The RNA shown here (SAM riboswitch aptamer (S box leader)) has 112 nucleotides and comes from a Bacillota bacterium. Its mean pLDDT, the model's own confidence on a scale to 100, is 81. The sequence was found by an Rfam model in a public genome assembly. It matches the Rfam family "SAM riboswitch aptamer (S box leader)". From the family's description: The SAM riboswitch is found upstream of a number of genes which code for proteins involved in methionine or cysteine biosynthesis in Gram-positive bacteria. The organism belongs to Bacillota, within Bacteria.
RNA sequence: CUCUUAUCCAGAGAGGCUGAGGGACUGGCCCAAUGACGCCCGGCAACCGGCAGUUUUUUAACUGAGAAGGUGCUAAUUCCAGCAAAGCUUUAUUAGCUUUGAAAGAUGAGAG
Numbered sequence: 001c002u003c004u005u006a007u008c009c010a011g012a013g014a015g016g017c018u019g020a021g022g023g024a025c026u027g028g029c030c031c032a033a034u035g036a037c038g039c040c041c042g043g044c045a046a047c048c049g050g051c052a053g054u055u056u057u058u059u060a061a062c063u064g065a066g067a068a069g070g071u072g073c074u075a076a077u078u079c080c081a082g083c084a085a086a087g088c089u090u091u092a093u094u095a096g097c098u099u100u101g102a103a104a105g106a107u108g109a110g111a112g
Stems, first nucleotide, its partner, number of pairs: 001112008013041001015040003021031003025082004042074003047070002051064005078104001083101007
């Protein structure tokens, strides 16, 4: 980097360092010298691993507790929309609103 798969409406500091951008992309809308982003510490969560249990998928599946291991996360639902379908509204514009599904993205696990 590519592929597969699961999750993405919950949760998490009024700490230290640093010093100008940041929220993936585009459009919005936000955050930011009353210091954002980043790093450290703290914290949250429970994907993997480990532990206990159940089961005629037993090199597996499911359930539970815990938080000492490997990741992750710690403004706003993935901040909202981006493509499509359905429904409703309509001044009849492909316009607005709602819902659903995709796409894109993020993270874990597995494979190449």